[in-house]
Overview: Predicted 3D model of a 140-nucleotide RNA (SAM riboswitch aptamer (S box leader)) from Catenuloplanes japonicus. The organism belongs to Catenuloplanes, within Bacteria. Its mean pLDDT, the model's own confidence on a scale to 100, is 76. It matches the Rfam family "SAM riboswitch aptamer (S box leader)". From the family's description: The SAM riboswitch is found upstream of a number of genes which code for proteins involved in methionine or cysteine biosynthesis in Gram-positive bacteria.
Parts: sequence; C1' cells; structure tokens
RNA sequence: ACCUCAUCCAGAGGGGCUUAGGGAUACGGCCCGAUGACGCCCCGGCAACCACCGCCGCCCGCGCUCGACGACGAGCGUGUGCGGGGAGCAGGUGCCAAUUCCGUCCCCGUCACAUGGUGUGGCGAUGGGAAAGAUGAGAG
Repeated sequence: ACCUCAUCCAGAGGGGCUUAGGGAUACGGCCCGAUGACGCCCCGGCAACCACCGCCGCCCGCGCUCGACGACGAGCGUGUGCGGGGAGCAGGUGCCAAUUCCGUCCCCGUCACAUGGUGUGGCGAUGGGAAAGAUGAGAG
C1' cells in the first nucleotide's frame, strides 16, 4: 500500500515566513485568495478516535457476608464488557471557511410528464443508500 471497524449537518483564534493559486479525483456550479488565500513554523484553541480518571450507572462472572435453608434475594469487594460524565501541563494523532462546500458519474423509492393501457422511457422535482474521500483504531 491493500484489508476490517467506527465517525464525518456541531465546534475551534492570533503572529511570522513564503508567493499565486486553493477548496481530493473527472465534469458542472458556487465560494476563498495581493485586505496575502493554499503551504510551512510558533503560540493558542476545538474535542472525533486511542489513551487517562482509586468518577457514576448497568449486564454478566467470581469471592465473601446475611436472609431463606428450596428455587432464590440483598449487600460488599473484584474482573471483563457497555453507556454516561470529566479532563485535555499525563500522553499519541487529528482538526480550527462554507454539511466531506453542493451536485453529477452507480443503485432504490415517490411525485409529475409522455405512451390507448400495463410495462417502459428520458427529462424535471424530491427523498434515501452505496461508492469515493478524510481521520482514528486494529491488523499488516
């Protein structure tokens, strides 16, 4: 690299350097950009994942105690898992314009139109999904 899973309509400021394009890909839009975008660095921030918390709750298992002495029930401790909350001077990444900026390219549905009718069709409108992309974790 490929593969699997999860998330992606919220959130997040300044300074320095550089210099002409940038917003993934192909196309069509629409935006950002010499009032300096994009990119890099510094400080700061946001909070998606991993990780952290003698945090809270729940399921299950184990141990102990009590009640029943029968099934079982309650409490305490402990372990795995799940959910919630907190914190980001413990940490690893990520991110800090616009829904992944929007749509098409693939599939399904609904409405309208055409056809004598069913079916079907392309165009139009609308809704959903997939694909693709990005990020994280795992594996490799």